[in-house]
RNA sequence: AUCUUAUCCAGAGUGGCUGAGGGAACAGGCCCGUCGAAGCCACGGCAACCGGCUGUAGCGCGCAAGCGCGCGGUGACAAGGUGCCAACUCCUGCCCGCAAGGGAAAGAUGAGAC
Repeated sequence: AUCUUAUCCAGAGUGGCUGAGGGAACAGGCCCGUCGAAGCCACGGCAACCGGCUGUAGCGCGCAAGCGCGCGGUGACAAGGUGCCAACUCCUGCCCGCAAGGGAAAGAUGAGAC
């Protein structure tokens, strides 16, 4: 980089360096920003995808017939691996719908595959 899959209306910021942009890309809008953007660093936090642990419904296997092992929905946890810490993924764009809303596409993140 590509493919598969799950999630995306919740949540969580201070300080230092620096100095003009930023909110993925394009267009339109609306915002944030010299009361300091983006980036980098330090510390802190959120969350629970991976994760470790415990209890447990259930399932499978074994059995010396009481249990052992494995898988595991769900609940609680948060050491570690990621991720994230303005606004729904800031909103709209394509399809359905009067609208509310639903779906798709694109994107982001995790896990897996090649």
The prediction has a mean pLDDT of 82. Predicted 3D model of a 114-nucleotide RNA (SAM riboswitch aptamer (S box leader)) from an Acidobacteriota bacterium. It was read from a public genome assembly, where an Rfam model found it. The source organism's lineage runs through Bacteria, Pseudomonadati and Acidobacteriota. Rfam family: SAM riboswitch aptamer (S box leader). Gene Ontology term of the family: regulation of gene expression. Rfam 15.1 lists 9,625 matches to the family in 4,158 species.